[in-house]
RNA sequence: ACCUUAUCAAGAGCGGCGGAGGGACAGGCCCUGCGAAGCCCGGCAACCGGACGGCGGCAGCCGUCCAUGGUGCUAAUUCCUGCAGAAAUCAUUCUGAAAGAUGAGGC
Numbered sequence: 001a002c003c004u005u006a007u008c009a010a011g012a013g014c015g016g017c018g019g020a021g022g023g024a025c026a027g028g029c030c031c032u033g034c035g036a037a038g039c040c041c042g043g044c045a046a047c048c049g050g051a052c053g054g055c056g057g058c059a060g061c062c063g064u065c066c067a068u069g070g071u072g073c074u075a076a077u078u079c080c081u082g083c084a085g086a087a088a089u090c091a092u093u094c095u096g097a098a099a100g101a102u103g104a105g106g107c
Base pairs, nucleotide, nucleotide: 002106003105004104005103006102007101008100013041015040016039017038021031022030023029025082026081027080028079042074043073044072047070048069049066050065051064052063053062054061055060078099083096084095085094086093087092
């Protein structure tokens, strides 16, 4: 890099360093010197992990709890749309994909 699979409407600082950018891509629309990215600390969550219980066609599945470890996350629904479909008061709304992100496997 690619493949499989699960999740993406909740949650998380008035901290320190740092100095101009950031929100994947494109178009929007936003955030930002009342300081961006990045790093550190703090925090959130509970995918991997641990404990207990239940189901089982013994492969696994489900529930409750924990958080010392491995990731992840910490503006806005994955900020919105990007393709297809449905509804419509033709403003828009809804559903499913695609794309993307993260985890866990695989190669």
The prediction has a mean pLDDT of 86.
SAM riboswitch aptamer (S box leader), 107 nucleotides, folded computationally.
It was read from a public genome assembly, where an Rfam model found it.
Its Rfam family is "SAM riboswitch aptamer (S box leader)". Rfam's curators write: The SAM riboswitch is found upstream of a number of genes which code for proteins involved in methionine or cysteine biosynthesis in Gram-positive bacteria.